SAM riboswitch aptamer (S box leader) from Paenalicyclobacillus macrosporangiidus, 120 nucleotides, folded computationally.
The sequence is in RNAcentral, with records from Rfam and Ribocentre.
The prediction has a mean pLDDT of 82.
Lineage of the source: Bacteria > Bacillota > Caryophanales > Alicyclobacillaceae > Paenalicyclobacillus.
[in-house]
RNA sequence: CUCUUAUCCAGAGUGGCGGAGGGACUGGCCCGAUGAAGCCCGGCAACCAUCGGCGAAGCGAAAGGCUCGCCGAAGAGGUGCCAAUUCCUGCAGCCCGCGGUGCGGGCUGAGAGAUGAGAG
Numbered sequence: 001c002u003c004u005u006a007u008c009c010a011g012a013g014u015g016g017c018g019g020a021g022g023g024a025c026u027g028g029c030c031c032g033a034u035g036a037a038g039c040c041c042g043g044c045a046a047c048c049a050u051c052g053g054c055g056a057a058g059c060g061a062a063a064g065g066c067u068c069g070c071c072g073a074a075g076a077g078g079u080g081c082c083a084a085u086u087c088c089u090g091c092a093g094c095c096c097g098c099g100g101u102g103c104g105g106g107c108u109g110a111g112a113g114a115u116g117a118g119a120g
Stems, first nucleotide, its partner, number of pairs: 001120008013041001015040003021031003025090001027088002042082003047078002050073006057067003086112001091109008
C1' cells in the first nucleotide's frame, strides 16, 4: 500500500510541559490565548490475546485435542479511543412540503474515512 471482515447515536481530566492551530478531504458549521497540535500523566471502552461456561457445525482413530459460534469475567498483556452521531455533508432511491426542471425536511442504501482482526 492492497484485499477480506466487524464496528462507528454509549463512554472517557478544573492535571503537567507546550505554545497556534485543530475538527481526514469538499462545501458548511464549529473548537481554540478562559490556551490548538504534539508529548507526559490520568481516564474510557473491551477489538485481539487471557480465563470460565454452553453449543454441538467442521477436522480428527479418539480426547473439553484443534477450529468455529454464543454468553460471561477480569482489565497486569497488544492496539484503539477521550468537543459536537464518523460534527453535518458529498452519490443514488423513496416519502413529504414549497414561492417547484430546483430548494428544504425525513428515511434507506452506497461511497469516502477511522479503528480492530486476518491475508497478500